Notes:
Predicted 3D model of a 232-nucleotide RNA (Group I catalytic intron) from Robiginitomaculum sp.
[in-house]
RNA sequence: CUACGGACUUAAACGAGAUUAAUUUGAGUGCGCGCGCGGAAACGCGGGACGUAGAACUGCUCAAAUUCGGGGAAAGCUAAGGGACAGGAACCUGACCUAAGCCAAUCCCGAGCCAAGCCUUGGUCUAGCUGAACAGCAUGACCUCGGAAGGUGUAGAGACUAGACGGGCAGCAUCUAAAGCCGGAGAACUCCGGUUAUGAUGAAGGGAUAGUCCAGACCCCAAACUUUGGGU
Numbered sequence: 001c002u003a004c005g006g007a008c009u010u011a012a013a014c015g016a017g018a019u020u021a022a023u024u025u026g027a028g029u030g031c032g033c034g035c036g037c038g039g040a041a042a043c044g045c046g047g048g049a050c051g052u053a054g055a056a057c058u059g060c061u062c063a064a065a066u067u068c069g070g071g072g073a074a075a076g077c078u079a080a081g082g083g084a085c086a087g088g089a090a091c092c093u094g095a096c097c098u099a100a101g102c103c104a105a106u107c108c109c110g111a112g113c114c115a116a117g118c119c120u121u122g123g124u125c126u127a128g129c130u131g132a133a134c135a136g137c138a139u140g141a142c143c144u145c146g147g148a149a150g151g152u153g154u155a156g157a158g159a160c161u162a163g164a165c166g167g168g169c170a171g172c173a174u175c176u177a178a179a180g181c182c183g184g185a186g187a188a189c190u191c192c193g194g195u196u197a198u199g200a201u202g203a204a205g206g207g208a209u210a211g212u213c214c215a216g217a218c219c220c221c222a223a224a225c226u227u228u229g230g231g232u
Base pairs, nucleotide, nucleotide: 001006008028009027010026011025012024013023029053030052031051032050033048035046036045037044038043057171058170059169060168061167062166067111068110069109070108071107072106076102077101081098082097083096085094086093087092088091112152113151114150118147119146122143123142124141125140128137129136130135156214158213159212160211161210162209172202173201174200175199180195181194182193183192184191185190219231220230221229222228223227
């Protein structure tokens, strides 16, 4: 919170009937198991099988770009064509299977563009130091050419606001200890113990998250249906 059964995320179906639980199906995340690779280790990356949902922190900061093209996709919906069957004299009617059709959770590619922070080219100013001076070194700030991440593209056609599960900085918690330091044992330069992070972890959900709008629903037109487009 709850439909009192329960509840990791997400979409569809079902259910409900304003909405909301649960269940089923598809896709994803962590944990437990095991294999391979990297690493000193913690741990990370990738594949697999079954089970499962305990845990997944806090503060400050940024809100810009939001464009043009293109390649995939589970489950689900539908069945013109195709297959095969039943009834009937035909050829009609009915039912079953089938997606390369439809929709879509979403996986991406090329080009362009982007806030703060980081790196950087050139320039201006500047604590200070050297110097006779020009100037050089150096600290910081601003403007600017670029770069790496990350984002946009990628909502229900879309518009706007916020901040997060996003970008940046810091803290905290937990784990590890190669190297360093301290101690001990030993013939050695090896082993043992302690300490210490600069190492690691703190899930996925934003292919619109929370909201406000607009779209959507009914009706008409067009196409086999699904559904899509247009219109009142």
The sequence was found by an Rfam model in a public genome assembly.
Rfam family: Group I catalytic intron. Rfam links the family to the GO term Group I intron splicing. About the family: Group I catalytic introns are large self-splicing ribozymes.